[in-house]
RNA sequence: AUGAUUCCCGUCCCGCGGGGCCGGCGGUGGCGGGGCUCCCACCGGAGGGUGGGUGUCCACCGCCUUAGCCGGGGGAACCUGGCCAGGCCCGGAAGGGAGCAACCUGUCCCCCGGCCGCUCGGCGUUCGCGGGGGUGCGGGGUGAU
Numbered sequence: 001a002u003g004a005u006u007c008c009c010g011u012c013c014c015g016c017g018g019g020g021c022c023g024g025c026g027g028u029g030g031c032g033g034g035g036c037u038c039c040c041a042c043c044g045g046a047g048g049g050u051g052g053g054u055g056u057c058c059a060c061c062g063c064c065u066u067a068g069c070c071g072g073g074g075g076a077a078c079c080u081g082g083c084c085a086g087g088c089c090c091g092g093a094a095g096g097g098a099g100c101a102a103c104c105u106g107u108c109c110c111c112c113g114g115c116c117g118c119u120c121g122g123c124g125u126u127c128g129c130g131g132g133g134g135u136g137c138g139g140g141g142u143g144a145u
Base pairs, nucleotide, nucleotide: 001145006141007140008139009138010137011136012132013131014130015129016128017127018126019125020123021122022121023120024118025117026116027115029064030063031062032061033060034058035056036055038053039052040051041050042049043048069114070113071112072111073110074109075108076107079106081104082103088097089096090095
């Protein structure tokens, strides 16, 4: 340095599990306050004032909680809240009240992007485990000489 032999591993196929990627779907619950709904009592000459209860599937505020969040664009006759020109209501007045439009805001709907989650689906993806196959190919061991 090395032939035959023989063994192991990989390459190939199947299953299971973890990851990755793609897709689909989804976007927490509670407490308090407040608003709104309906009702009651008392006071006032009316507008109204004070107190209490009730429901809430609220688009407001705060806190806690959850993986259950964040940003951008567009639209809306109706809808939430704010503010309510004009006009309206009560009043002698002072003042008070309801409130359309517009505007602002939210919600809703549509679109885009990110985040997180899922007992969802997929994969010419990766790792591990188990099984099958052994013709060929690759790697390693054995080995006369």